[in-house]
Context: one part of a larger RNA
């Protein structure tokens, strides 16, 4: 490398946007550059490989064939494919009309709960556990009652529900902003797919700078358990959980399943449109779900949201450990990230 592969055995990049390439829908004309055919020349000798011959064989020698698949150059074909012209509507996008959703960003408002403070009210415990004790408490706690303040989160509803490229997104409301699908055909006329580098976005924890700081809580202190207990259990508690701008760029970033187009029996919920209609229900488009034929699969299982049958485009594997490490490079204040081996050893 060739072949074979990536839901779970190694193996789909975290996600989108896109440039470079690559791949392209139906026609019609032309070209002939790939393609395919004939000719011509070129493709050195010797050596190979065969036939024939020549030395008593052979080995060596001599001649003939074959091969040299390729290159040039010319004269055709014209399906495919490329180039140019030129149409077309089905892909694709635009436009009218209706929907729809926790989609994002930004202000405002409201109630539960928690914790504090302030007064009353009341008296000896509370509070925790498996049981305790640490810890609070007569300087009046625990419980209650009122005011008040802070700050985080968003009970029910709430659901195989819904919306986002993914991360992810849930109390009301207002602004802005962006998609999505569905009709009715109207308009452009292939304008389209994938996408190396490439730019963006990217939980939570981390980091910086100013801010807030009510919960819960790493480290941390006590008090337990225990043969110890640096752990589980219990009292406290600090970064840190939040908010601004930056930066980090990881994740079991998961559907462990790439994008895009096609095609392949049913049966059932359910979202959001639409058509009929006898308002029971039928259909039909997008999407979310169970169950299944074929069919695929090492089995589990997948089964029109495919892991079936098919093409394009791209990422990625190639025995276990060493190793996602070391070394050099990039980047990042650091933390670290991205690239990424090799002796050895089984």
């Nucleotide at each position: 490398u060739u072949g074979g592969g990536u839901u779970u055995a190694a193996a789909g990049g975290g996600u989108g946007c896109g440039u470079a390439g690559g791949c392209u829908g139906c026609g019609u004309a032309u070209u002939a550059a790939g393609u395919c055919a004939g000719c011509g020349g070129u493709g050195a000798a010797a050596u190979u490989u065969u036939c024939c011959g020549g030395c008593u064989u052979a080995a060596c020698c001599g001649g003939g064939a074959c091969c040299g698949u390729g290159c040039c150059g010319u004269u055709g074909a014209u399906a495919c494919u490329g180039g140019u012209a030129u149409g077309c509507u089905u892909g694709a996008a635009u436009a009218u009309g209706a929907a729809u959703g926790a989609a994002g960003u930004u202000g405002g408002a409201g109630g539960a709960a928690u914790g504090u403070g302030u007064a009353g009210u009341g008296u000896a415990g509370c509070g925790g556990u498996g049981a305790a004790a640490u810890g609070c408490a007569u300087a009046g706690a625990u419980a209650u009652u009122a005011c008040a303040c802070a700050g985080a989160a968003g009970a029910c509803c709430g659901a195989u529900u819904g919306c986002g490229a993914a991360g992810g997104c849930a109390u009301c409301u207002g602004a802005c902003u962006a998609a999505u699908u569905c009709a009715u055909u109207a308009u452009u006329g292939a304008c389209g797919c994938u996408g190396a580098u490439g730019c963006a976005c990217g939980a939570a924890a981390g980091c910086g700078u100013g801010g807030g700081g009510a919960u819960c809580a790493a480290a941390c202190a006590g008090g337990a358990u225990u043969a110890g207990a640096u752990a589980c259990c219990c009292u406290g508690g600090u970064a840190g959980u939040c908010c601004a701008c930056g930066c980090u760029g990881u994740a079991a970033a998961c559907g462990a399943u790439g994008a895009u187009a096609a095609c392949u029996c049913g049966c059932u919920g359910u979202u959001g449109g639409g058509u009929g209609u006898u308002u029971a229900c039928a259909c039909u488009c997008a999407g979310u779900g169970g169950c299944c034929a074929a069919g695929c699969g090492a089995a589990a299982g997948c089964g029109a949201u495919a892991a079936g049958u098919u093409a394009u485009c791209c990422a990625c594997c190639u025995g276990g450990g060493g190793a996602g490490u070391a070394c050099g490079g990039c980047c990042g204040c650091a933390a670290g990230g991205c690239u990424g081996a090799a002796a050895c050893u089984c």

Predicted 3D model of a 346-nucleotide part of an RNA (small-subunit ribosomal RNA, central domain) from an uncultured bacterium. The coordinates come from a structure-prediction model, not an experiment, and the mean pLDDT is 87. It matches the Rfam family "Bacterial small subunit ribosomal RNA". The RNAcentral record of the full RNA draws on ENA.